[in-house]
RNA sequence: CGAGUCCGCCGGGCGACCGCGGCCCAUCUCACGGGCCGAGGAAAGUCCGGACUCCACAGGGCAGGAUGCCAGGUAACGCCUGGGCGGGGCGACCCGACGGAAAGUGCAACAGAGAGCAGACCGCCGAUGGCCCCUCUUCUCACGACGAGGGGUACAGGCAAGGGUGAAACGGUGGGGUAAGAGCCCACCAGCAUCCCGGGCAACCGGGGUGGCUAGGUAAACCCCAUCCGGAGCAAGGCCGAGCAGAGGCACCGGUGGCCCGCCGAUCGAGCCUCGGGUAGGCCGCAUGAGCCCACGAGCGAUCGUGUGGCCCAGAUGGAUGGUCGCCCAGGAGCCAUGCGGCUCCGGACAGAAUCCGGCUUACAGGCGGACUCGCAAC
Numbered sequence: 001c002g003a004g005u006c007c008g009c010c011g012g013g014c015g016a017c018c019g020c021g022g023c024c025c026a027u028c029u030c031a032c033g034g035g036c037c038g039a040g041g042a043a044a045g046u047c048c049g050g051a052c053u054c055c056a057c058a059g060g061g062c063a064g065g066a067u068g069c070c071a072g073g074u075a076a077c078g079c080c081u082g083g084g085c086g087g088g089g090c091g092a093c094c095c096g097a098c099g100g101a102a103a104g105u106g107c108a109a110c111a112g113a114g115a116g117c118a119g120a121c122c123g124c125c126g127a128u129g130g131c132c133c134c135u136c137u138u139c140u141c142a143c144g145a146c147g148a149g150g151g152g153u154a155c156a157g158g159c160a161a162g163g164g165u166g167a168a169a170c171g172g173u174g175g176g177g178u179a180a181g182a183g184c185c186c187a188c189c190a191g192c193a194u195c196c197c198g199g200g201c202a203a204c205c206g207g208g209g210u211g212g213c214u215a216g217g218u219a220a221a222c223c224c225c226a227u228c229c230g231g232a233g234c235a236a237g238g239c240c241g242a243g244c245a246g247a248g249g250c251a252c253c254g255g256u257g258g259c260c261c262g263c264c265g266a267u268c269g270a271g272c273c274u275c276g277g278g279u280a281g282g283c284c285g286c287a288u289g290a291g292c293c294c295a296c297g298a299g300c301g302a303u304c305g306u307g308u309g310g311c312c313c314a315g316a317u318g319g320a321u322g323g324u325c326g327c328c329c330a331g332g333a334g335c336c337a338u339g340c341g342g343c344u345c346c347g348g349a350c351a352g353a354a355u356c357c358g359g360c361u362u363a364c365a366g367g368c369g370g371a372c373u374c375g376c377a378a379c
Base pairs, nucleotide, nucleotide: 001375002374003373004372005371006370007369008368009367010366012328013327014326015325016324017323018322020038021037022036023035024034025033040350044361045360047359048358049357050356051355052233053232054231055230059261060260061259062258064229065228066227067226068225069083070082071081072080073079084098085096086095087094088093099224100223104222105221106218107217121163122162123159124158125157128156129155130153131152132151133150134149135148136147138145139144171189172188173187174186175185176184190214191213192211193210194209195208196207197206198205199204237284238283239282240281246275247274248273249272250271253265254264255263291311292310293309294307295306296305297304298303331346332345333344334343335342336341
């Protein structure tokens, strides 16, 4: 200097004038007046986890759903941190839906003999049986018979080592053995099972012994195993005010996802369902929090502890947070310029709170900083 990887931050500030919303002061109240505050890193998606509210034996079970290596963090989680294993990358780093295939079921085009209780297309064998031929001994009048030996064939049979097909073929290499072969046997190696030793909290890593046992892939296929899961949700749920008109049905009824048991309530309903009528107003919930910042300490880290340290940072309800002007305190583009620097333009991205937090995911113009990796060059 170039190319990359990971992490953090900004994405506006100040002042004046006018206009909005909340709170406070003052005021009998209102008005006027004054003070303070006023959209986000994602407010988004509504995907997880909760706080909170209400129902409810908030009990058990079935069905259903979620998660899935280990150890930590957290209120909790499907999140975060660190580690293990596997994969990608020269590397910094990145990815993983990461328990089980020897419980069972299923699936895998075409090619191929055969794709998991497999298998013979091309081939190899000629020990054994069959068939054919030859020779010899013995027997026979002869045909021929018995026996022995040799040759051929490849019908029965043997093989899965070699070749072929395929993404993948039921361990690999070498040797022995065999008619030819095969873990059939042996040596070494890989896997699997099992036992032991060492390191580590653990996942796991390293080493040794025995065993010839060799058991493919797929579970974000069904399934098995382990752990977890009541329901509904601020339009939750309360209070006040106003207004109307009831009618019918349910008893195997009603009780916050489905089903069963239990329990509670009811039986003349005040419960539930259907049809019909009225209301849609006001107040609370409503923002002091698993809150934020700073300092010190512990920890690899996520995070946690301590502090008589600091701060209060929107609460609307057809829904406020805006408009104008000036100043860059950051940057970019263009022009001028020896330099200091000057002038003009640009506020542009994604995007607007609605019960509140912790996460994840997605979107993002422009800009700043840090650490690390690789390459080149120079000293």
This is a predicted structure of a 379-nucleotide RNA (Bacterial RNase P class A) from an Actinomycetota bacterium. It is recorded under the gene name rnpB. RNAcentral holds the sequence, with entries from ENA. It matches the Rfam family "Bacterial RNase P class A". It is annotated as a ribozyme. The prediction has a mean pLDDT of 79.